[in-house]
Context: one part of a larger RNA
This record gives sequence, C1' cells and structure tokens, in this order.
RNA sequence: CUGGGCGUAAAGGGAGCGUAGGCGGAUGUACAAGCAUUCCGUAUAAUCCCGGGGCCUAACCCCGGUUUUGCGGAUUGGACUGUAUAUCUUGGAUAAUUCAGAGGCAAGCGGAAUUCCUGGUGUAGCGGUGGAAUGCGUAGAGAUCAGGAAGAACACCGAUGGCGAAGGCAGCUUGCUGGGGAUUAAUCGACGCUGAGGCUCGAAAGCGCGGGUAGCAAACAGGAUUAGAUACCCUGGUAGUCCGCGCUGUAAACGAUGCAUACUGGGUGUUCGGAAUUUAUUCCGUGUACCGCAGCUAACGCGUUAAGUAUGCCGCCUGGGGAGUACGUACGCAAGUAUGAAACUC
Repeated sequence: CUGGGCGUAAAGGGAGCGUAGGCGGAUGUACAAGCAUUCCGUAUAAUCCCGGGGCCUAACCCCGGUUUUGCGGAUUGGACUGUAUAUCUUGGAUAAUUCAGAGGCAAGCGGAAUUCCUGGUGUAGCGGUGGAAUGCGUAGAGAUCAGGAAGAACACCGAUGGCGAAGGCAGCUUGCUGGGGAUUAAUCGACGCUGAGGCUCGAAAGCGCGGGUAGCAAACAGGAUUAGAUACCCUGGUAGUCCGCGCUGUAAACGAUGCAUACUGGGUGUUCGGAAUUUAUUCCGUGUACCGCAGCUAACGCGUUAAGUAUGCCGCCUGGGGAGUACGUACGCAAGUAUGAAACUC
C1' cells in the first nucleotide's frame, strides 16, 4: 500500500530498438461516448436518525420523512477529454549545401622494442636482491657488430581533447558503412514521447572446436624471508592473454544520478560549425569542463549538461541478519545466470 521516496541512507533496469498499453501541438465544424444540469423509475421490509401519534409512563407498536453517495431511462449544455472531418506549421521526419571525429567492419603496409636462431669480435663472469640464493655461463655466457625469424602492442602527437546508445574505440593507407553538428527553410503535415512482455548489443574472466604463442603470466616448481609463510621478494613456468567460429550475459556495466519536453541570473576555459565587423574582437548554435544567483538538499553538495520549477511514460525501494540463500521454473556444454521466499533471530 489512494502514502513517501530512489547521487552518497533501502531503491534507476548494463545499453538500445520496439509490440501492446499510457500520454500527446495549433485552428474550425459536427456528434454527445466520457463529463456536467434537471426530472422520473428502481435500489425488499424491519432496524438506525428526525418529526408526529397509540398503549397510565417506558420498553414496545403505528404513520411520515431523511438516507441508501448505485444502476437504468429521459432532458438540457457543448468548455474540457474523446470520435469524425477540414485546415495549419512551431514538434518530428525528409531534401540540398557543408563540416569534424581513436564510431563500426575488412584488407594491406610500417618503424621502435622484446625474445629466439646463425655468424664475427672477445673473456669470465652474468643475472637478481634489502642482502642473498635458486638460475644462466669456459660445450664460450653476459657485452658488442651483422644477418634472419616470430608474435604482440602502437612511444612522441595526446589534451581538463574527440567519437559512440552503452560496453567501448588510438601506428599509417585503402575500400565498404552507421550516427552527429551547422546553414537553407525547399518537401511531408503531428507522422510525436515513453515503453510491460519481446528482440538485439553487451568489459574482463570463463567454456567448446580449430589455429597461434614473442612478451607477460593464475596454477605449479624451486630459491629466499619467517616461529610458520600454502604469501609479499627472486629464478623459472602451463592455462590464458592473440586469431576464426560458437557459447556465456555478468561488473564499483558509475555521473553509484532512467528517457523525453518546456521554463528559470551570470562568469571563465575549450571542441565543431556559422554570422557580423572596427581584423581581433563580438554574437548564435552544438558538445565538453570548471566557478557560482535563485531554488533545492539531512548535510556533503547540485546548480540551463539540475539533485531547481513542472508534465508524460517506464523501472525500482519499504528495518538489519537469515539471503541474492532454499525450493520451483526458465536458460546454459559447464561454470553458473535470471526469477526469488520462509522459519528463526535482533
């Protein structure tokens, strides 16, 4: 439970597309379903309440009224919602011109570094640490020079910068491709907003099949440290990290802040575009960051990118533990994920 909330106290779905539904711009006309007015019928009676009456009084009984906020029918109204119709351009979409970008996919190419291999020079150490040792090295290491191979990542530019719905995206070139900004106001004419289910995307790790493996590195082994050391440090090192296809579907998936629209002082940087002019400034739009008015907030803080003022729609919360557990169901190869209690206890 017709309440109050969701940045940090419990609470915004990880993100998008979109079905049903909910909500929806301006003007005219018609209808009258909703809505409102008046009247009628019905809403059993008793009881309750109000007024009156009858038993000596009361209890009790009788009469009338109120009420029953409902349902049905008729009447009238035409603002609002709705329906139908005609029109409009501000919302939205399209078009034309133009611009920026690590947006996505594919192919090709590049240099630095690392490791390994071969050869030359050369000799006793190298490596590592707090100090050591394990380890490597006279079968010639480390150092240095030349040549070759491989895989992975792209220094500087680089930014408080850019792009993307989110996850995320960075060497260079080419091809294909999504989205966005500005200007014009040419076209359509409300075509819009949100979105239960649904569908799609979704870091890392993990899983299946096939490849690849330079460096790094869970597990593991050894050396140290230590009372011990299943660690921190060191020497090695396999999955994995990389590629293709498929699965998984979770994260502090965070701005811990759902999406859309409108309104509400300013100031300082900066991205992209446009306009004006006195040519180094001003203005407009767009994104991004900071400071701050009003206002909000428990405070911290937020503050035209709102956590302000409002509206529409969705999601979610309702003391702590038990517990994101059990059971059931669905999905998954599995790991597990989604949904999701109660007893008991404080």

Predicted 3D model of a 346-nucleotide part of an RNA (small-subunit ribosomal RNA, central domain) from an uncultured bacterium.
The RNAcentral record of the full RNA draws on ENA.